RNA sequence: CUCUCGGGAUCGCUGAGUUUCCGGUUCCCGAUGGCCGGAAAACGGGGGACCCAAUAAGUGGGGCGAGUCGAAUCUAGGACAUUCGUAGGGUGAUCUUUCCACCCGAGCCCGGCAGCUAACCUCGUAAGCGUGGCAAAGAGAGGGA
Numbered sequence: 001c002u003c004u005c006g007g008g009a010u011c012g013c014u015g016a017g018u019u020u021c022c023g024g025u026u027c028c029c030g031a032u033g034g035c036c037g038g039a040a041a042a043c044g045g046g047g048g049a050c051c052c053a054a055u056a057a058g059u060g061g062g063g064c065g066a067g068u069c070g071a072a073u074c075u076a077g078g079a080c081a082u083u084c085g086u087a088g089g090g091u092g093a094u095c096u097u098u099c100c101a102c103c104c105g106a107g108c109c110c111g112g113c114a115g116c117u118a119a120c121c122u123c124g125u126a127a128g129c130g131u132g133g134c135a136a137a138g139a140g141a142g143g144g145a
Stems, first nucleotide, its partner, number of pairs: 011130004018041008042125006052115001060113001061110004069085005088104005094139005099133001
């Protein structure tokens, strides 16, 4: 100097998943944090008229989410699985775009039932991680002189 692994802090990433207030919580007292309960704001989702749209069922149908679809292999066939792609989505640290590079392209739920939808009703506030290219153009902010 470079690479790899692990831990902590700061900062950052996917995502709606954040903030504030009140109360409770450990043998005694107190603070902070965590956790639990409640409330508010903010963000996100579902249901739900007229009008419009749609005509059914049969092969159920539907929701959250970027996460759809196709081919091949395996097989008697099918399913599962795997591989290669793909609609679409994300990261490279102010924002947008371009180039380049690297990733994801899952999973879960409702339960015979739901188009849109004002009023209205109702639900959620997780989970999991660690990229950096001295790149280009434009715009903007802050600091310094």
c-di-AMP riboswitch aptamer (ydaO/yuaA leader) from a Clostridia bacterium, 145 nucleotides, folded computationally.
Its Rfam family is "c-di-AMP riboswitch aptamer (ydaO/yuaA leader)". Rfam 15.1 lists 7,607 matches to the family in 2,262 species.
The model forms 92% of the base pairs in the Rfam consensus.
It was read from a public genome assembly, where an Rfam model found it.